[in-house]
Context: one part of a larger RNA
RNA sequence: UUGUAUUGAAGGAACUCGGCAAAAUGACUCCGUAACUUCGGAAUAAGGAGUAGCUUUUUAAGGUUUUAACCUAAAAAAGCUGUCACAAAAUCGAGGACAGCGACUGUUUAAUAAAAACACAGGUCUCUGCAAAUUUGAAAAAAGAAGUAUAGAGACUGACGCCUGCCCGGUGCUGCAAGCUUAAUAGAAAAAGUUUUGGCUUUAACUUUAACCCCCAGUAAACGGCGGCUGUAACUCUGACGGUCCAAAGGUAGCGAAAUUCCUUGGCAUUUAAUUGGUGUCCUGCAUGAAUGGCGUAACGACUGUCCUACUGUCUCCAAUGCAAUCUCA
Numbered sequence: 001u002u003g004u005a006u007u008g009a010a011g012g013a014a015c016u017c018g019g020c021a022a023a024a025u026g027a028c029u030c031c032g033u034a035a036c037u038u039c040g041g042a043a044u045a046a047g048g049a050g051u052a053g054c055u056u057u058u059u060a061a062g063g064u065u066u067u068a069a070c071c072u073a074a075a076a077a078a079g080c081u082g083u084c085a086c087a088a089a090a091u092c093g094a095g096g097a098c099a100g101c102g103a104c105u106g107u108u109u110a111a112u113a114a115a116a117a118c119a120c121a122g123g124u125c126u127c128u129g130c131a132a133a134u135u136u137g138a139a140a141a142a143a144g145a146a147g148u149a150u151a152g153a154g155a156c157u158g159a160c161g162c163c164u165g166c167c168c169g170g171u172g173c174u175g176c177a178a179g180c181u182u183a184a185u186a187g188a189a190a191a192a193g194u195u196u197u198g199g200c201u202u203u204a205a206c207u208u209u210a211a212c213c214c215c216c217a218g219u220a221a222a223c224g225g226c227g228g229c230u231g232u233a234a235c236u237c238u239g240a241c242g243g244u245c246c247a248a249a250g251g252u253a254g255c256g257a258a259a260u261u262c263c264u265u266g267g268c269a270u271u272u273a274a275u276u277g278g279u280g281u282c283c284u285g286c287a288u289g290a291a292u293g294g295c296g297u298a299a300c301g302a303c304u305g306u307c308c309u310a311c312u313g314u315c316u317c318c319a320a321u322g323c324a325a326u327c328u329c330a
Base pairs, nucleotide, nucleotide: 001325002324003323004322005321006320007319008318010316011315014314019311027051028050029049030048031047036041038159052081053080054079055078056077057076058075059074061072062071063070064069082086094309095308096307097306098305099304100303101301102300106118107117122157123156124155125154126153127152128151134143135142136141160296161295162294163293165226166225167224170223171222172219173218174217175216179214186207187206190203191202192201193200194199227245228244229243230242231241254288255285266282267281268280269279270278271277
């Protein structure tokens, strides 16, 4: 000097991106235990007290065997004795409050990511009547399935509670009969060439026409989308109200400086002595919004943010000691 342990005056997070690391809690018995809640939980919530040895009394369990004794282990009460300290070592939960996200248990980037990502039970839509749809395979055949719509396949959402608004103009999907366009094929007027003329070859109007497309309609828990300008109330401001343009329809309920807010460290309140943080509220939503789900939500989380108590060498500010190593000297 490094590593690893132990200890530390006063303070106690002032350290730091951040209490990272360390410290603290820890067992059993008794007492006691809030909001909230899906009534199951939350809960070991939180917060307290006791614990050694001996004596006496009481309770009462098990075993053995001649049923009356012996042995073993324990609980309660009272008293006595000793230590600063009696779960005397080791092992062995810190706790609480608020918010975000995800319901939960689970799964994942073997070797930098464990999560708010994936999955999930539940919900919805579409296809499928069995030689099923779908899938693998030039095919035979096979999976689906030795199943039969309470089944199978595909897609989205993601417990539960309250809900899920408007738009079918575009893209997609579905459907119907009428029309339009149209290929090969088939029929065929006619024309041309040719001295094989009773023929052969070529061109060909027109007729017959399939699906698709066009057209029509439906469909958004299909892909998706959900406006602008302007005037107006007896202070001012605002605009319930009106006008106009455009559009398929102009964003409903809810939530909102949000995991979404540029301006922005938004305004106000609260938390601090002081806060670009946290929480609540407002709405001026650059660019929220309803199964690309919206908003809540008990329980749960090695998730994320903030605060409080306890605790501490994280720090003010470092020091001492044990062990091991490096270096130097002898």